Small-subunit ribosomal RNA, 5' domain from a metagenome, 542 nucleotides, folded computationally.
Its mean pLDDT, the model's own confidence on a scale to 100, is 83.
The RNAcentral record of the full RNA draws on SILVA.
[in-house]
Context: one part of a larger RNA
RNA sequence: GAACGAACGCUGGCGGCGUGCCUAACACAUGCAAGUCGUGCGAGAAAGUCACUUCGGUGGCGAGUAAAGCGGCGCACGGGUGAGUAACACGUGGGUAACCUGCCCUUGAGUCUGGGAUAACCCGGGGAAACCCGGGCUAAUACCGGAUACGGCCGUGAGAUCCUCGGAUCUUGCGGAGAAAGACGGCGCUCCUUCGGGAGCUUUCACUCGAGGAUGGGCCUGCGUCCCAUUAGCUAGUUGGUGAGGUAACGGCCCACCAAGGCAAAGAUGGGUAGCUGGUCUGAGAGGAUGGCCAGCCACACUGGAACUGAGACACGGUCCAGACUCCUACGGGAGGCAGCAGUGGGGAAUUUUGGGCAACGGGCGAAAGCCUGACCCAGCAACGCCGCGUGUGGGAUGAAGGCCCUCGGGUCGUAAACCACUGUCGGGAGGAAAGAAUGGCCAGCCGGAUAAUACUCGGUUGGUUUGACGGUACCUCCAAAGGAAGCACCGGCUAACUCCGUGCCAGCAGCCGCGGUAUACGGAGGGUGCAAUCGUUGUUC
Numbered sequence: 001g002a003a004c005g006a007a008c009g010c011u012g013g014c015g016g017c018g019u020g021c022c023u024a025a026c027a028c029a030u031g032c033a034a035g036u037c038g039u040g041c042g043a044g045a046a047a048g049u050c051a052c053u054u055c056g057g058u059g060g061c062g063a064g065u066a067a068a069g070c071g072g073c074g075c076a077c078g079g080g081u082g083a084g085u086a087a088c089a090c091g092u093g094g095g096u097a098a099c100c101u102g103c104c105c106u107u108g109a110g111u112c113u114g115g116g117a118u119a120a121c122c123c124g125g126g127g128a129a130a131c132c133c134g135g136g137c138u139a140a141u142a143c144c145g146g147a148u149a150c151g152g153c154c155g156u157g158a159g160a161u162c163c164u165c166g167g168a169u170c171u172u173g174c175g176g177a178g179a180a181a182g183a184c185g186g187c188g189c190u191c192c193u194u195c196g197g198g199a200g201c202u203u204u205c206a207c208u209c210g211a212g213g214a215u216g217g218g219c220c221u222g223c224g225u226c227c228c229a230u231u232a233g234c235u236a237g238u239u240g241g242u243g244a245g246g247u248a249a250c251g252g253c254c255c256a257c258c259a260a261g262g263c264a265a266a267g268a269u270g271g272g273u274a275g276c277u278g279g280u281c282u283g284a285g286a287g288g289a290u291g292g293c294c295a296g297c298c299a300c301a302c303u304g305g306a307a308c309u310g311a312g313a314c315a316c317g318g319u320c321c322a323g324a325c326u327c328c329u330a331c332g333g334g335a336g337g338c339a340g341c342a343g344u345g346g347g348g349a350a351u352u353u354u355g356g357g358c359a360a361c362g363g364g365c366g367a368a369a370g371c372c373u374g375a376c377c378c379a380g381c382a383a384c385g386c387c388g389c390g391u392g393u394g395g396g397a398u399g400a401a402g403g404c405c406c407u408c409g410g411g412u413c414g415u416a417a418a419c420c421a422c423u424g425u426c427g428g429g430a431g432g433a434a435a436g437a438a439u440g441g442c443c444a445g446c447c448g449g450a451u452a453a454u455a456c457u458c459g460g461u462u463g464g465u466u467u468g469a470c471g472g473u474a475c476c477u478c479c480a481a482a483g484g485a486a487g488c489a490c491c492g493g494c495u496a497a498c499u500c501c502g503u504g505c506c507a508g509c510a511g512c513c514g515c516g517g518u519a520u521a522c523g524g525a526g527g528g529u530g531c532a533a534u535c536g537u538u539g540u541u542c
Stems, first nucleotide, its partner, number of pairs: 001542004006538004013389006019382002021347001026345003030342003035073003040070002048061005080300003089225008099217002104213008112146004121136006153176011182205001186203001188201005226272003233263003238260006245253001275297004279290004302323005325336004353379001355378003362373004392422004402413004426484001428479005436470001440466010487531005492513003498526005508515002
């Protein structure tokens, strides 16, 4: 000199854009942060409505909607934190002839036929509660049989091609096991009807077995990645082999047996410290330091352990066990996990609102309308940072008053002020007023697909209309008025800036040299210098 997630002191006008628990991965009151689908399914309270009524009510129906249930998809994303980890964790380059991949895209073949339950509900019981038990009823795109099997899988035989010589790929014969939800689903149209419904059509959305792709991931590996040798030896599943098991998959991953290996001064083992990177800061560079915000990867979710479900987890707002802690209890037993967003206590030099909205963007579910979304978009607080703007402009000398200095002549603050003329940024008031929003929704027209069809429906297109948290915000116009807006540090040398008074090796200053026993170095004042909504100090890095 530069930098900072800063803090502290004095001061403080406005705006834009960012940033904001670095400490206790300490403990947490309260609210919210993951749901959705009635076009899978059986039920169902209330409102409503109809009938009856002794006017109390009883019974039927019950669209949309509420709460709960079975079922599907999601909850493995998104969001947080940095504890652990010196490791294939990360970075980078390869490999997988050793692998998986829900939803999505392309494509092949199918969706036949039966069955038994169960929750909700009703009844009964236990319990303070959490919740649990028994009996009865019922449905499905829930569950279980049977059939079928293009391809796929398993076993086995034959052939071809390729190479890493043991396999891979392809073709083919035989045998075997294994599917499903075409709906007694929906909107709509046509027809029939015994008014219960039925038939046909259309369209949408699905299900099963495969092939290919895309995306995401698993695993292996070369190289690189801090300090201590005042850590020198470490290792028994240890190193390798055979076999068996296990996994999506290779492998001591696990196990039995066999062999006795494996690593290490090019630093094993041990100890300490630490998430890694793109980057960031600094520096002419080389390098050094660093990893907050943003982005990629990893790890973790009260502590430790475990599996279940699933395409995917060994799962932050799931389950089980153990532990510590907190809470409830009728003492028998239960409930909980903010390192999600706010917020509280505590710790600390120190770090924000228990705000608004799904309008946009993104995500989940849904055919859609839509619902959910503390992701996100906004607003609030904080000079914490960067950037921009303002605090006026011109004129104005009896160089006023006053302060300070003085050699008492004067000098200086100083055109500074007053005063005159003007301007109108920001702030204030009044009025006007966006973009962010159309590839979305709704309505209408046209064209096309499908169809027996001019219904209906799907796709495209045109027009109209509708949707904004921020917010009456940005921005624009007008009004008034110099009016509301300057401080901080320093002035011995380094280093720009000097005098007076006070103090008298005292009180004090200080980054270094050093000042102070009569001071341009301490304290005050006047003046000056430097920066400026800041200026200094402290800490840390280069």